[in-house]
Molecule: transfer RNA
Organism: Parcubacteria group bacterium GW2011_GWA1_40_21
RNA sequence: GCGAGUGUAGUAUAGUGGCAGUACAUAUGCUUCCCAAGCAUAGGGCGCGGGUUCGAUUCCCGCCACUCGCA
Numbered sequence: 001g002c003g004a005g006u007g008u009a010g011u012a013u014a015g016u017g018g019c020a021g022u023a024c025a026u027a028u029g030c031u032u033c034c035c036a037a038g039c040a041u042a043g044g045g046c047g048c049g050g051g052u053u054c055g056a057u058u059c060c061c062g063c064c065a066c067u068c069g070c071a
Stems, first nucleotide, its partner, number of pairs: 001070007010024004018054001026042005047063005
C1' cells in the first nucleotide's frame, strides 16, 4: 500500500428497518448481631460524520480505532 472483519452500559455479550435487552459490576432498600450470600428497585450504552427512508443500532458512503490476511 491492497483486501476482509469487528466497533452496543464500567466489563462481557444478544439483537433487529418501528420503545435497545441479558449477565456481572455500581447505588439504594429488605433480610442478618456484623460480613458474605440471597431478594427487590434504580442509574448507566448503539465509535464519528453524511446519505436513503415516514422512521436507521440495523441499509449505503466516508473517517477513526482494533484484529486478520496479502505484498